Overview:
RNAcentral holds the full RNA, with entries from ENA. A computed fold for a 353-nucleotide part of an RNA from a Candidatus Aenigmatarchaeia archaeon, annotated as large-subunit ribosomal RNA, domain IV. NCBI's taxonomy places the organism under Archaea, Nanobdellati, Candidatus Aenigmatarchaeota, Candidatus Aenigmatarchaeia. The coordinates come from a structure-prediction model, not an experiment, and the mean pLDDT is 83.
Context: one part of a larger RNA
RNA sequence: CCCAGUCCAGGGAACUCGGCAAAUUGGUGGCGUAUGUUCGCUAGAAGCCAUGCCUGUGGUUUUGAACCGUGCGUCCGCUCAGCGAGGCAAUCGGGGAGCGAACCGCAGGUUGCAAUUACCAGGGAGGAGCGACUGUUUAACAAAAACGUAGGAGACUGCUAGUCAGAAAUGAUUCGUACAGUCUCUGAUGCCUGCCCAGUAUCGGUGUGUUAAAGCUGGUUUCAACCAGUCGAAGCCCCGGUAAACGGCGGCGGUAACUCUGACCGUCGUAAAGUAGCGUAAUCCCUUGCCGUUUAAUUGACGGCCCGUCUGAAUGGCUUAACGACUUCUCCGCUGUCCCGGGCUGGGACCCA
Numbered sequence: 001c002c003c004a005g006u007c008c009a010g011g012g013a014a015c016u017c018g019g020c021a022a023a024u025u026g027g028u029g030g031c032g033u034a035u036g037u038u039c040g041c042u043a044g045a046a047g048c049c050a051u052g053c054c055u056g057u058g059g060u061u062u063u064g065a066a067c068c069g070u071g072c073g074u075c076c077g078c079u080c081a082g083c084g085a086g087g088c089a090a091u092c093g094g095g096g097a098g099c100g101a102a103c104c105g106c107a108g109g110u111u112g113c114a115a116u117u118a119c120c121a122g123g124g125a126g127g128a129g130c131g132a133c134u135g136u137u138u139a140a141c142a143a144a145a146a147c148g149u150a151g152g153a154g155a156c157u158g159c160u161a162g163u164c165a166g167a168a169a170u171g172a173u174u175c176g177u178a179c180a181g182u183c184u185c186u187g188a189u190g191c192c193u194g195c196c197c198a199g200u201a202u203c204g205g206u207g208u209g210u211u212a213a214a215g216c217u218g219g220u221u222u223c224a225a226c227c228a229g230u231c232g233a234a235g236c237c238c239c240g241g242u243a244a245a246c247g248g249c250g251g252c253g254g255u256a257a258c259u260c261u262g263a264c265c266g267u268c269g270u271a272a273a274g275u276a277g278c279g280u281a282a283u284c285c286c287u288u289g290c291c292g293u294u295u296a297a298u299u300g301a302c303g304g305c306c307c308g309u310c311u312g313a314a315u316g317g318c319u320u321a322a323c324g325a326c327u328u329c330u331c332c333g334c335u336g337u338c339c340c341g342g343g344c345u346g347g348g349a350c351c352c353a
Stems, first nucleotide, its partner, number of pairs: 001348008010339002014337001019334001027051005036041001038188001052110011063098001067094003073088003076084003111115001123332007130324002135147002151186007162173004190318003194249003199246002201242005207237001209236002215230005250268005277311001278308001289305006
């Protein structure tokens, strides 16, 4: 010096991306417990007190001897299909001697700095984000906000179904039957889910459109090939539906009695012209936006404002108690993280064999 421990004056996060690591707390009993809430919880919230041993004493539960009753059964006796105040006796009920046991107390005393004395054994509180939750995952760098989930919605499907596997036979779903199965999206609950079918997709359509081969008719040819016409399916076209299908959801100019702003007006224009909500956000380039709170000081956090020109409604929007080895900010406690190092223990390193 390294590894693993252990202790430390005074300070107490000044360390650091960040309290990472360590320390604190810890069991049991009693008291007590805010806010929020889906009334279940939150909650071991928080916080306070007690805890050993000895002596005395009280309670609750339990253990269960003698004895008493009952008498399944069995034995004995007799004048015997009956009788007997007969003996023993399983079981059950009562009883409560004695040795106690467990638990819950009360009082007094006693020792130490310290009584869950070792081991074992939650640090706590507050504010936000995300995901409802328990769960699952990258065996061996990622456990999460990812996946799943109950709940919500849509599509296909009436069973010789639909979907999937296979060349087929056949098989799975299923020896199930629409309260079912498959596929897709969303993701508890609560309040909601606006406008657009022009594009793409998909569904429907008793459409004088277009339209292949075959067929038919005619021409040509010895017969064919060939040529013309007629007829004509799906598709395309046309007409309509569907956005919890893929998706999309404007610009310019003017205007109120200080100024500013613009409820209002005009105009262009679209399929429609972003509604409710939320908003400097896990989304904001400018940006360390502006104001407030927090700090002595804050590119942080929280609460507001917000024209966000790239927010926004099942590509779900907003909100939510509970939950989380999630992310983030703050406070209390605590500490060798640090100021700033030091001591000690064990094992290495080092030297010798």